[in-house]
């Protein structure tokens, strides 16, 4: 797609179908099988009616009820039909045969139907027993009940003969002859004939039975062939068992039974056990092959409360019979009886689950009857159930103020929605009324035309006509009113898959078919608007099939993804070279016979249509029989030679056994020589040694393995084979030319070889060396390293049978480019000869094309193309284990599952990233070298601690002298305490005022802030309207405000790899593809810089250059800058001047341009010239694609969330300044390369009017007091310092300056907490600093002063500025960090990654357990 379903929510009609799938559990009640007086005997009663007695009435008797119920004998039927599917793996079914091995009541046809009073039982009568069911006795009768007796056949049986077919056993059929076997009436009608003689029999007629026989139908028994589920972890089974004889039995063959014989009889094509199952036509799926299934309908078989038997019958071993034993249930008087719904309702139970104790025999179908009729839960119908399938409906048109309302929202709006309201129609269904069918044709009874049989019919047959019957049901249909009126759910909206927002939540709550959704903005959870899909039904959930080429017949694999047996030799099987012929088994062809209906397909029809029914066809691929073909494949029969072998004759070869034999080499023993070590190892030790080793001569004994040759070289079926000789022996190869002639190929089982380890026994035992000692390594070291060593290695024998036993490639044949090594033999050529060179066979490598492969790879030694045969494989784990079995001496081996669990486990490749892999290379990265830091002491910054607060943030480089270029108040964000509430600050909107501003002074208070007061000054614009603007106060809400959270919602900024050389693209080409190529290589640079090369060819961001400065020159211009020469001053002072120096505008210059040498004649390197400068001239400025959810919501901006008389504003005081302590970053030192004290040397950037301050006077200073310039190349700041020059002489010092006291100065509203300087005074650690760690490669480092910014004050930070002015760099091994290339990965959040196993703890299943209950 699909269901006999069930479960949720929902639920209008009508048609047709279905409806205990579970407990073949148990069943109350009712009903389901009777009928026939036309076989027989017999024979009530209730009611009524009459009569009689005695009179509440009641008795007795008769007629009707009535030959009528019931009952009984007899016949037919009860073997049908209805239910269930428990058994059954079977000739049970299903198809096709066979009965020549047979039965059939009821049907039709011929024949028959004589006799007897023949014996009897039932019913009844009577007695009796028992609770009841029931029995007993004893006594009458009746038949179509039961017996005798006749007579018969074309019946049966014997025997004899022909014929005709045969499976040779017989069978059929004719024909003799003998023998045996029968019966029943009943019923109606007639009188021709016969007797009596109304009439009526014994007579006739008709009919219906009986008996006997054929016939044909229809059922039914048995036989056979072929088909029918799973397990070999069931491999052997069987004694009535195979089978002949005899003999019984049946309807009928047959070990069905029985005696006796003989030993057979099945079985790998699966006997035997086992487990499941009723089977088919059918039915679902599925294109189809196939796979599931066998509800309903049919056919068929079995079985009836379990189990076993026979009776009767035409038919049983008998659903509603019988007997008998069991288990249940009920009655009972306890003694004994009685019962079977798997028939139809029903009930109870079990279950997720399946109905009414309904009408009727109209119809259809059976029983029975001469028939009316009588039974029929068969059967028609109805009720219940949306359980199916099918059809209808739940309105249609029109209708934008795009209505209210919801939902949303960028506040414009969208949307639900032409939906709705309203307007105008139309009547299906349902609801009332009213008409209303079809199914009904028989029978039968009545009327009859007609022919026929009798004497004759009313007898039997028939034509038409008329009566009689409807559960359904007043139902289907039809009409007719009136009203849009009574009638929509349900799932889904993350992707598969159709359909999107809100809102709540917040890894919570739940969702969930897979992926996988929820951790504050969820299209995935709940909910709502809206939206899709079905629709009287929609999900949910089971169940089959599909997709799933996921068991492959169609139609799949086995180098690495699961998967070739270790290897062979061979059984049965499968396949098999090339010619004739003959057969016809397979094969192909006709025909016949069958294959049920019903279904499904097709055509037509009938229900208004459909579903659903009815007719007709067609299918049914099988199965049988028979005709006929002969190509292929089988059989037989003959032949062939190429497949296969066999015989000759060469050579190769660690092929196997067996025996015998050699030399090194190790250890050991003996002997000499000889001294102090020797071994080992990274580095040592254990160990050997003065009791003489190692070393080195000699001599000897043992074992065990065979250097060089030696080689992807050679042998073997695999394991495997290596010294040299011998014997024995297998196989391959190459020649030629002979014979057998298909003898071939594989190959389940089964034989048999089978490394290494182990095992048994008896040998050896040099070396090596599990196990074990020991000594080191280590946290540890039950390893790796070292000294020692037992088993075994070695040899015979005998197990065992596994290895990554690998080429991870099963064995054979054929075909299908080449190229180039080796190895064996062979042919040509050639040659004194060995070579080379051409070739053919066979092995044995490496390349490589079609092809193939998922990719890597294979690629004539195939993993191409076929083609035969064997094993084998169907996620992963469990698990090659369990249990079973077979070998084993034992380890152990071979066969070889399952529960559960998981959603993946796995191949091949491809980019990363990583590696205590590899290459190349660079970097103040390491070394070389200067100078610190760490150690003191102060500063400041961070932790921490403390606090009412210490305000937040920065956290490895890439946070900590950082945000902060400068917290006393402010700042400020925190604490505390007081105040405030449209608010300090914008916008709008009432009312009021004419303002505002400035200015005096007073109260009250810490202030904010309130209440007062004096003085000045009276907006602007106007249509002159308190008309507009403005400002101000008052009010009210919309809002302000928020350094309140989120930097892991973001915007912009910034750090950091990194100024590291890289990151990418477009077209093209490779690849199935992710990807790849370019960007990779050979050089080369600083550099993806730049040449060559190349399936690439370009090109973008980067790099470089361009832009700023600094280093030379030239030019313009010369003031507040210079001054060379002239004059002049104390003085570039002035007067001239613009060479110069400087200031600033413009230019120029440097490009590997020249030379040389070197590369590849390139790029480039290296060295030179010349140059103010040389290979990027120094510096800055720029930061590729990206990474680090890197920092920042406290610069600013911003979603989202909170706070709103407050998390908002103000104010005051206080804290960010705290103080045992760690750190980080500086300062100053620790001293003579110094300190002090004197000194008319020389500097460069900057700054500057609330300001720089010359000079001058006062102070010991910090400073104050006056004052000129100067808005700057003019004035001031401004003293540069470091240097020279003298002194101190190594000491806690004349170094160091911290702390502390004091005394003061300046900023400021204010210096207490908590500023900064100056004077006197005091004089602390420090004497160079531990592991360790930082910065610099040149005008740098190191050292010296200077200036600025922030700033009222406040620097030892930062930021910039000159002065003096070094040392080192062999080199890339090492650390760190980077860049290409190449490798390996089980990583991909990328090694700070994956990941194993113990244990701890908690649950879950299970198993042992001392013991404990409980059944039997």
């Nucleotide at each position: 797609a699909u269901u006999g379903a069930a479960c949720g929510c929902u639920g209008g009609c009508g048609g047709c179908g279905u409806g205990c799938u579970u407990a073949a559990c148990a069943c109350a009640u009712g009903c389901a099988a009777g009928u026939c007086g036309a076989a027989c005997g017999a024979g009530a009663a209730a009611g009524u009616c009459c009569u009689a007695g005695c009179u509440a009435g009641c008795u007795a008797g008769g007629g009707c009820g009535a030959g009528u119920a019931a009952a009984g004998u007899g016949g037919c039927g009860c073997a049908c039909g209805g239910g269930u599917g428990a058994g059954u793996a079977a000739c049970g079914u299903c198809u096709g045969u066979a009965u020549a091995a047979u039965c059939u009541a009821c049907u039709u046809c011929g024949a028959a139907u004589c006799u007897g009073u023949g014996a009897a039982c039932a019913a009844c009568a009577c007695a009796c027993c028992g609770a009841a069911a029931g029995g007993u006795g004893u006594g009458c009768u009746a038949a179509u009940a039961c017996c005798g007796g006749a007579u018969a056949a074309u019946a049966u049986c014997u025997u004899u003969u022909g014929c005709c077919c045969u499976u040779c056993g017989g069978u059929g059929u004719a024909a003799a002859a003998g023998a045996u076997c029968a019966a029943a009436g009943g019923c109606g009608g007639c009188c021709u004939c016969u007797u009596c003689u109304u009439g009526a029999a014994a007579g006739c007629c008709g009919u219906u039975g009986u008996u006997u026989g054929a016939a044909g139908a229809u059922g039914a028994g048995u036989u056979c062939g072929c088909g029918u589920a799973c397990c070999a972890u069931u491999a052997g089974c069987u004694a009535g068992u195979u089978g002949g004889u005899g003999g019984g039995g049946u309807a009928a063959a047959g070990g069905c039974c029985u005696a006796c014989c003989a030993a057979g009889g099945c079985u790998a094509c699966g006997a035997u056990g086992g487990u499941u199952a009723g089977c088919u036509g059918g039915u679902c799926u599925g294109a189809g092959a196939g796979g599931a299934u066998g509800a309903c309908c049919a056919g068929u078989c079995a079985c009836a409360c379990u189990g076993g038997a026979a009776c009767u019958g035409a038919g049983a071993c008998a659903c509603g019979g019988u007997c008998c034993a069991g288990a249940c249930u009920c009655c009972u008087a306890c003694g004994g009886g009685a019962g079977g719904c798997a028939g139809c309702a029903g009930u109870g139970a079990g279950g997720a689950a399946u109905c009414u104790u309904g009408c009727g025999c109209a119809a259809u179908g059976g029983g029975g009857g001469a028939a009316a009729c009588c039974c029929u839960g068969a059967c028609g119908c109805a009720g219940c159930a949306a359980c199916g399938c099918c059809g209808c409906g739940u309105g249609a048109g029109u209708g934008a103020u795009g209505a209210a309302g919801g939902c949303u929202c960028u506040u414009g709006g969208g949307u639900c929605g032409u939906a709705a309201a309203g307007c105008u129609c139309u009547g299906u269904c349902a609801a009332u009324a009213g008409g209303g069918a079809a199914g009904a044709a028989a029978u039968u009874a009545u009327c009859u035309a007609u022919g026929g049989u009798u004497a004759a019919a009313u007898c039997a047959g028939g034509c038409a006509g008329u009566a009689c019957u409807g559960a359904c049901g007043g139902u289907a249909c039809c009409c007719a009113c009136a009203a849009a009126g009574g009638a929509a759910g349900c799932a889904c909206c993350g992707g598969c898959u159709a359909a999107c927002u809100c809102c709540g939540u917040g890894c919570c709550a739940g969702c969930a078919g897979c992926c996988g959704c929820g951790g504050u903005a969820a299209u995935a959870c709940g909910g709502a608007g809206g939206g899709u899909g079905c629709a009287a039904g929609c999900g949910u959930u089971g169940u089959u099939c599909g997709g799933a080429a996921u068991u492959a017949u169609u139609g799949g694999g086995c180098g690495u993804a699961a998967a070739g047996c270790g290897c062979g030799u061979g059984u049965a099987g499968g396949c098999g070279g090339u010619u004739g012929u003959u057969u016809a088994a397979g094969u192909c062809u006709g025909a016949u016979g069958u294959g049920a209906a019903a279904g499904c397909c097709c055509u037509g029809g009938g229900c208004u249509c459909a579903a659903c029914c009815c007719a007709g066809g067609a299918a049914g691929u099988g199965c049988a029989u028979u005709g006929g073909a002969a190509a292929c494949u089988g059989a037989g029969c003959a032949a062939c030679u190429u497949g296969a072998g066999u015989a000759c004759g060469g050579g190769a070869g660690a092929g196997g056994a067996a025996a015998g034999u050699g030399g090194a080499a190790u250890u050991c023993c003996g002997a000499g020589u000889g001294u102090a070590g020797g071994g080992g190892u990274g580095a040592a030790a254990u160990c050997c040694g003065u009791a003489g080793a190692u070393a080195u001569u000699c001599g000897g004994a043992g074992g065990a393995a065979c250097a060089c040759c030696a080689g992807u070289g050679g042998c073997g079926a695999a394991g495997g084979c290596g010294g040299c000789u011998u014997u024995c022996u297998g196989g391959a190869c190459c020649g030629a030319u002979a014979c057998u002639g298909a003898c071939g190929c594989u190959g389940a089982g089964a034989c048999g070889c089978g490394a290494a380890a182990g095992c048994g026994u008896g040998g050896g035992g040099a070396g090596c060396a599990a196990a074990c000692a020991g000594g080191a390594u280590u946290a540890g070291a039950u390893a790796c390293c070292c000294u020692g060593g037992u088993a075994g290695u070695c040899c015979a024998c005998g197990c065992c049978g596994u290895a990554a036993a690998c080429g991870a490639u099963g064995g054979g044949u054929a075909c299908u480019a080449g190229g180039u090594g080796u190895c064996g033999c062979g042919g040509g050529u050639a040659u004194u000869g060995a070579c080379c060179c051409c070739u053919g066979c066979g092995g044995u490598g490496c390349c490589g094309c079609a092809g193939c492969u998922a990719a890597c790879g294979c690629a004539u030694u195939a993993a191409g193309u076929a083609c035969c045969c064997c094993g084998c494989c169907u996620g992963g784990g469990g698990a090659g284990u369990a249990c079973g079995g077979c070998c084993g001496c034992a380890a152990g081996g071979c066969u070889a599952a399952a529960a559960c669990u998981c959603a993946a486990a796995g191949g091949a490749a491809u980019u990363g990233a990583c590696g205590g892999g590899g290459g190349c290379c660079c970097g103040c990265a390491c070394a070389a070298g200067c100078g610190g830091u760490g150690g003191a002491g102060c500063a400041u910054g961070u932790g921490g601690u403390u606090u009412a607060a210490u305000u937040c943030g920065a956290g490895g480089c890439a946070a900590c002298g950082c945000g902060a270029a400068g917290a006393a108040c402010c700042u400020u964000a925190c604490c505390a305490g007081c105040u405030u509430u449209u608010g300090a600050c914008a916008u709008c909107c009432c009312g009021g005022u004419c303002g505002c501003g400035g200015u005096u002074a007073g109260c009250a208070g810490a202030g904010a802030u309130g209440c007062u007061u004096u003085c000045c000054u009276u907006c602007a614009g106007u249509u002159c309207g308190g008309c507009u603007g403005g400002a101000c106060c008052g009010g009210u809400g919309a809002c302000a405000g928020g350094u309140g959270c989120u930097g892991c919602a973001u915007g912009g900024u910034u750090g950091u790899c990194g100024u590291c050389a890289g990151c990418u693209c477009g077209u093209g080409u490779c690849g199935u593809g992710a990807g790849a190529u370019g960007u990779u290589g050979g050089g080369u640079u600083a550099a993806g810089u730049c040449c060559c090369g190349c399936a690439a060819c370009g090109a973008g961001c980067g790099c470089a250059a361009c832009c700023c400065u600094c280093g030379c020159c030239u030019u313009u211009a010369g003031u507040u800058g210079c001054c060379a020469g002239c004059a002049u001053u104390u003085a570039g002072u002035u007067g001239g001047g613009c060479a110069c120096u400087c200031u600033a505008g413009a230019g120029g210059g440097a490009c590997u341009g020249c030379c040389g040498g070197u590369g590849a004649u390139a790029a480039g390197c290296c060295g030179g010239a010349g140059g103010a400068a040389g290979g990027u001239g120094g510096g800055g400025a720029u930061g590729a694609c990206g990474u680090c959810a890197a920092a920042u919501c406290a610069u600013c901006a911003u979603g989202g969330c909170c706070c709103u008389u407050a998390c908002g504003g103000g104010c005051u005081g206080g804290g960010c300044u705290a103080c045992a302590c760690a750190c980080g970053u500086g300062c100053u030192a620790c001293a003579a390369u110094g300190g002090c004290g004197g000194u008319g040397a020389c500097a460069g950037u900057g700054a500057g009017c609330a300001g720089c301050c010359a000079c001058u006077c006062a102070g010991c200073a910090a400073u104050g007091g006056g004052g000129a310039g100067c808005u700057a190349a003019u004035c001031u700041c401004u003293a540069a310092a470091a240097g020279c020059c003298g002194u101190c002489u190594c000491a806690g010092u004349u170094c160091g300056g911290a702390u502390u006291g004091u005394u003061c100065u300046c900023u400021g509203c204010a210096a207490c907490u908590c500023g900064a300087g100056a004077g006197c005074a005091u004089g602390a650690a420090g004497u160079u600093g531990g592991a360790a760690u930082c910065g610099c490669u040149a005008g740098u480092a190191a050292u010296c002063g200077u200036g600025g910014a922030u700033c009222a004050g406040c620097a030892u930070g930062c930021c910039a500025c000159g002065g003096u002015g070094a040392a080192u760099a062999c080199g890339u091994u090492c650390c760190c960090g980077g860049g290409c290339c190449u490798u390996g990965u089980a990583c991909a959040c990328a090694c700070c990654g994956c990941c194993c196993g113990u244990c701890a703890c908690a649950c879950c299943a299970u198993g042992g357990g001392a013991g404990u209950u409980g059944g039997u």